[in-house]
Predicted 3D model of a 129-nucleotide RNA (FMN riboswitch aptamer (RFN element)) from Dethiobacter alkaliphilus. Rfam family: FMN riboswitch aptamer (RFN element). Rfam describes the family as follows. The RFN element is a highly conserved domain that is found frequently in the 5'-untranslated regions of prokaryotic mRNAs that encode for flavin mononucleotide (FMN) biosynthesis and transport proteins.
């Protein structure tokens, strides 16, 4: 230094002193198109987040994992413009967009499957030439 086997560890982030009020509970000499309180991290508004490998540094280029399906094949989100440069849909400037399943007032951010799984990363031991 090459190939290969095994072991160990690690391996996902993010919401609110705002608005609305589905709905719930209570009140009454009057039973209402009434009053009071509670009520969405899901709606509106505003904010925030970004697994792994490749490549000029990437959520939105290519691939993988996760997720769905499962006998198997398989299915699965989103970006443009300008600038610099040898090279960037990755950097800089600007404007956008996307985000599994189940639960619940409609969820990328809450709860749950999950003390799970995992692409892969680091370290160690052995074998081979």
């Nucleotide at each position: 230094a090459u190939a290969u086997u095994c072991c160990u560890u690690c391996a996902g982030g993010g919401u609110c002193a705002g608005g609305u009020g589905a709905g719930a509970a209570g009140g009454c000499a009057a039973a209402g198109u009434c009053c009071u309180u509670c009520a969405a991290u899901u709606c509106c508004g505003a904010a925030c987040c970004g697994g792994c490998g490749g490549u000029a540094u990437a959520g939105c280029c290519c691939g993988c994992g996760a997720g769905c399906a499962c006998u198997a094949a398989g299915c699965u989100g989103a970006u443009c413009c300008g600038g610099u440069g040898a090279a960037a849909u990755u950097c800089c400037g600007g404007a956008g967009c996307c985000g599994a399943c189940a639960g619940u007032a409609u969820a990328g951010u809450c709860u749950g499957g999950a003390u799970g799984g995992g692409a892969g990363a680091a370290g160690g031991a052995g074998u081979u030439a």

Model confidence (mean pLDDT): 81 of 100.